[in-house]
Small-subunit ribosomal RNA from an uncultured bacterium, 1391 nucleotides, folded computationally. Its Rfam family is "Bacterial small subunit ribosomal RNA". Model confidence (mean pLDDT): 84 of 100.
RNA sequence: CAGGCCUAACACAUGCAAGUCGAACGGACCCCUAUAACUGAAACCUUCGGGUUGAUGUUAUAGACGGUUAGUGGCGGACGGGUGAGUAACGCGUGGGUAAUCUACCCUUGAAUCGGGGAUAACUCCGGGAAACCGGAGCUAAUACCGGAUAACCUCAAAUUAGCUAGAGCUAGCUUGAGCAAAGGUGGCCUCUAUAUAUAAGCUACUGUUUAAGGAUGAGCCCGCGUUCCAUUAGCUAGUUGGUAGGGUAAUGGCCUACCAAGGCGACGAUGGGUAGCCGGCCUGAGAGGUGUACGGCCACACUGGGACUGAGACACGGCCCAGACUCCUACGGGAGGCAGCAGUGGGGAAUAUUGCCCAAUGGGGGAAACCCUGAGGCAGCGACGCCGCGUGAGCGAUGAAGGUCUUCGGAUCGUAAAGCUCUGUCCUUGGAGAAGAAUGACUUAAAGGUUAAUAACCUUUAAGUGUGACGGUAUCCUUGGAGGAAGCCCUGGCUAACUACGUGCCAGCAGCCGCGGUAACACGUAGAGGGCGAGCGUUGUCCGGAAUUAUUGGGCGUAAAGGGCGCGUAGGUGGUUUUGUGUGUCCAAUGUGAAAGGCGUCGGCUUAACCGGCGAAUUGCGUUGGAAACUACAGAACUUGAGUGCAGGAGAGGGGAGUGGAAUUCCUGGUGUAGCGGUGGAAUGCGUAGAUACCAGGAGGAACACCGGUGGCGAAGGCGGCUCCCUGGACUGUAACUGACACUGAGGCGCGAAAGCGUGGGUAGCGAACGGGAUUAGAUACCCCGGUAGUCCACGCCGUAAACGAUGGGUACUAGGUGUUGGGGGUUCGACCCCCCCGGUGCCGCAGUUAACGCAUUAAGUACCCCGCCUGGGGAGUACGACCGCAAGGUUGAAACUCAAAGGAAUUGACGGGGGCCCACACAAGCGGUGGAGCAUGUGGUUUAAUUCGACGAUACGCGAAAAACCUUACCGAGGCUUGACAUCCCUCGCUAGCCUAGGAAACUAGGUGUUCCCUUCGGGGACGAGGUGACAGGUGGUGCAUGGCUGUCGUCAGCUCGUGUCGUGAGAUGUUGGGUUAAGUCCCGCAACGAGCGCAACCCUUAUCCUUAGUUGCCAGCAUUAAGUUGGGGACUCUAAGGAGACUGCCGGCAAAGAGUCGGAGGAAGGUGGGGAUGACGUCAAGUCAGCAUGCCCUUUAUGCUUCGGGCUACACACGUGCUACAAUGGUCGGUACAGAGGGCUGCAAAUCCGUGAGGAGGAGCGAAUCCCUAAAAACCGAUCCCAGUUCGGAUUGCAGGCUGCAACUCGCCUGCAUGAAGCCGGAAUCGCUAGUAAUCGCGAAUCAGAAUGUCGCGGUGAAUAUGUUCCCGGGCCUUGUACACACCGCCC
Repeated sequence: CAGGCCUAACACAUGCAAGUCGAACGGACCCCUAUAACUGAAACCUUCGGGUUGAUGUUAUAGACGGUUAGUGGCGGACGGGUGAGUAACGCGUGGGUAAUCUACCCUUGAAUCGGGGAUAACUCCGGGAAACCGGAGCUAAUACCGGAUAACCUCAAAUUAGCUAGAGCUAGCUUGAGCAAAGGUGGCCUCUAUAUAUAAGCUACUGUUUAAGGAUGAGCCCGCGUUCCAUUAGCUAGUUGGUAGGGUAAUGGCCUACCAAGGCGACGAUGGGUAGCCGGCCUGAGAGGUGUACGGCCACACUGGGACUGAGACACGGCCCAGACUCCUACGGGAGGCAGCAGUGGGGAAUAUUGCCCAAUGGGGGAAACCCUGAGGCAGCGACGCCGCGUGAGCGAUGAAGGUCUUCGGAUCGUAAAGCUCUGUCCUUGGAGAAGAAUGACUUAAAGGUUAAUAACCUUUAAGUGUGACGGUAUCCUUGGAGGAAGCCCUGGCUAACUACGUGCCAGCAGCCGCGGUAACACGUAGAGGGCGAGCGUUGUCCGGAAUUAUUGGGCGUAAAGGGCGCGUAGGUGGUUUUGUGUGUCCAAUGUGAAAGGCGUCGGCUUAACCGGCGAAUUGCGUUGGAAACUACAGAACUUGAGUGCAGGAGAGGGGAGUGGAAUUCCUGGUGUAGCGGUGGAAUGCGUAGAUACCAGGAGGAACACCGGUGGCGAAGGCGGCUCCCUGGACUGUAACUGACACUGAGGCGCGAAAGCGUGGGUAGCGAACGGGAUUAGAUACCCCGGUAGUCCACGCCGUAAACGAUGGGUACUAGGUGUUGGGGGUUCGACCCCCCCGGUGCCGCAGUUAACGCAUUAAGUACCCCGCCUGGGGAGUACGACCGCAAGGUUGAAACUCAAAGGAAUUGACGGGGGCCCACACAAGCGGUGGAGCAUGUGGUUUAAUUCGACGAUACGCGAAAAACCUUACCGAGGCUUGACAUCCCUCGCUAGCCUAGGAAACUAGGUGUUCCCUUCGGGGACGAGGUGACAGGUGGUGCAUGGCUGUCGUCAGCUCGUGUCGUGAGAUGUUGGGUUAAGUCCCGCAACGAGCGCAACCCUUAUCCUUAGUUGCCAGCAUUAAGUUGGGGACUCUAAGGAGACUGCCGGCAAAGAGUCGGAGGAAGGUGGGGAUGACGUCAAGUCAGCAUGCCCUUUAUGCUUCGGGCUACACACGUGCUACAAUGGUCGGUACAGAGGGCUGCAAAUCCGUGAGGAGGAGCGAAUCCCUAAAAACCGAUCCCAGUUCGGAUUGCAGGCUGCAACUCGCCUGCAUGAAGCCGGAAUCGCUAGUAAUCGCGAAUCAGAAUGUCGCGGUGAAUAUGUUCCCGGGCCUUGUACACACCGCCC
């Protein structure tokens, strides 16, 4: 500065909101005065007895000026103020009309204002009533009322003239007649007149009144255009539509009445229903749109409904009457009332204010005026409700204070922020000053002009003076005081500016959308910090925008929602060429209007701004006038190319009717003939000895038409298929005779319309819903089989729907081609074929263009135009209700509530498939040997326990961590002990180190004794070590492997995984990496919009197989010498050792392939196509495993979850599983003899010879830090003997006794030996494992760990096989392709 009941037009207490005029009128009263009567204060005089003057008051009478006023009368209460209920309407807006009208007060002009009458309020008296109020009698006035006179306009009547008309008649002029007015009041004066000296009956001024004309203002009525939703409202209408006559009105009109006619309105939406006051404007918007609070214009309403009266104006918010509801008063008879005026109350509601001040200003009513009235208005109050402005301080100030928060502990941040110093003074506060808004009017004075007889009065103008403020002691100014009294709200995951800590632990909570929260939450809560705005901030609601998401501007319809199933055709929309005219639309110019306010531009006024004022432009519209004529429209004339007709041809399952044919199925009859037939994945039901099936012959009946047959033909679509005849529709080609735009589309309407279904009557061979039976199956209301009724067929009548699809409406024109096919024609040719061209149809491929992509592409989904239909997120739902159709079934039209945040299209990458193709692998197959059964060993589960520590759980846990639990280990349990600690760093004190001895004790440890350290030195001390003490801290195999690092398993030694640049795609992405070959291999070759590259493959590395060179001890010994012995001399040839080299590369030859990559075969070679083996593990997957190997964040613990000691446990045992060992025996066991390795290890060690012991072992101690010595015997094998098929001379469990070894210690709980004992087990169910060659199988040897303790593990050599035709199948994997509604990806999704 502006705005403030949007809901109950719900009900209202109380006060106020419309009165005024005495200059219209009669009264009444008052003031004042006079008189009279009564009273008698006070003063004076006094003879104190009293007297005089006489205030005041009361009463009565009269009255000049003046004042107040109930009543009569006039004007105003129709304005102003409120509200939006009603109204879809000439209500509003805009532009017109009124020759169809009115207008008080106001302005201009003309004329007039003469003369009478009778009443009635008030008042007085009487009466009624509770009241409101009323009645009777009597008196009185007017600018109240009523006649009369005069007067024009006007109206009517008559006569007459002129004009018009076909006529009845109409219009105009003129004359005459009739009808119709009024009111006074106030001031002044004496010029005229009369009385006679001041008045009015006179004059004059002002004002009022009457009449007429005009103006202004306001109002009434009529018209064009515009103005909401529903068609699940389609028909409405009797005063209805029109006419004639009359009535009524200010005025037109069915406005009303009578009569006559039968009209009027409606898909351009009548009627009905819902909703709503309309506009200028306002909000938003680019605009088109949405909206109607305040301010302004119009309308409507005033408790609800109806009605008129008065009046210039009303059918009247604060008037009347009636009815109704409600409230109040009452003496019960009767009365009163209407806040949607201003305040205010109750109620309703999410929600909206004071029962304030003033008429000072502006405006209104009355009045001559003063003035009165005015909840209009001006102000104030309340509420941050909105807009605008201002403050809560400014400058300096680093020890970057204290404190808070975070921290990597260094610091960072709050932060110049604070404190402190220096200032300022807006607002505030103290004391003062103090406006503008006020100038008219009025009065006084003065002046001028007008009027007048006049200097009076009056009117007009000018100047001066008097005097007026609700707001308000307000704005503003001066002054005092002192930074003093004045900051909050929201947010901080993204959108969206701003982050950390703690708490919490899918809890509590947040959330506008996406979404946060399940133990490290920037998203919850709190704190700190930060961001935003600021006397506000955030939330909620509403409107517009963004949303081109209803698309007029400005969208779509193949697959996302959406083309009607198809045609004929009405209204409507659209429409070929030439020309003439008109000027409807259109365009140009002028003009009127488009109120003001608002908005915009500019200028100005409040200190600024908001706000207010001036001017301008604008107001896209409508009216009028003039003009243009291209296009549109209309009217006229013409044309032929659109369209149609004629003529000449040929093509066709086009339609309807009648007739007719053969094949096949079934049935019937007869015959031949015998046991099966039929059916299936396999069967069964079924049929058949009453003779089936099969075969032959004859017959019956119905339905359908093989071959031809074809992305061939015809039809509008549905659809149409043997042949012949009859009737009939359409299209095409050629020709150019005819008509002359006759055309296209098509809302409603009408017709056609598969299958199924319905009605009536036929027919029925086959097939075949329902149904019955048999199978399949967990079940099988199915798929398969055997039967079988409606139906399928015909006639007539319904139904009216389909994925009625090209998921693509119809028409016209244009826009590269190529190639088939069908109908017709032309050219060429003598003719035909070939070939070329044109028209109509039907397919494929493809350019431009288009598309979200897929795709479409002259048969468009391209480029344009015309017309129709349809769509607007998914579900609810094509459902409900209503209506129409139908015999029914049902169809057509067609919602809402509610609910979700998606539903959907196309394409991409993966994954998946009981999809396809290609390929690999001990994957299967072919083999060999096992496991699963037994006993034992070992691991796991379970159970048990004080504890049986913990981890690992499909493959990828289970002889795994653990390359070795009697104590220790050890993490578990019980008991005893320690608390700065067993271990690290820092500080203080001390110097008794340690160790040994004694006592107690289970030990740890406790107490006592003995003992009395080392190094450096500047001689002060320092260090090491130990003891005591203090606190920071140590410690934790406590938790989290889903917080982590590192390491590991697995897919998988599978051949893959990617990148750069380029290219393609709107994009995700693709290409490369796909294809043809080849490989163990994304190995290589060829091709290719790709060209290259990286991690993987391969190779490089180790080992082994051959050779060479070098070297020759501890190794070797051919020849020489020697010995028991390579023992020694000697030798380097060989073996071997260990260094370096060589060698293998598809290099050579041949075949195949393409001349390539390569492959097959061969030669040579120790080795041949990766020679064998090892190490080496791409991008990634499994939140795979490990916090107990180590490291590590966070959490937890701190006289214990830490440390230590002893003892126990990890070794338990109804049971289950995994991995192994030994076996079940004769390819064997036992005994004897005899032969041949490799690789390792050894000083805290390996240990020889020799001796003892049946043996384990003991004694011993040569040799060896090892090519020297030792462990060390290799075993199977081989030779010989024996056993003779049995629970055994197999097998060795279990148990007893006696010993040995290690070790502080073998009870729980070690290993070994001897003797004795002699269990199960006679080859193993379902199932399952390993292995492709020096492999499997079998045999022994060694090592790590380790005091001791392997059937495990890791190595070593000996002996030494079988099989692979192959890729159908199982598991796993690789590449390409395909489908997908999956993407935590089939262990998915989903009903």
RNAcentral holds the sequence, with entries from ENA, Greengenes and SILVA.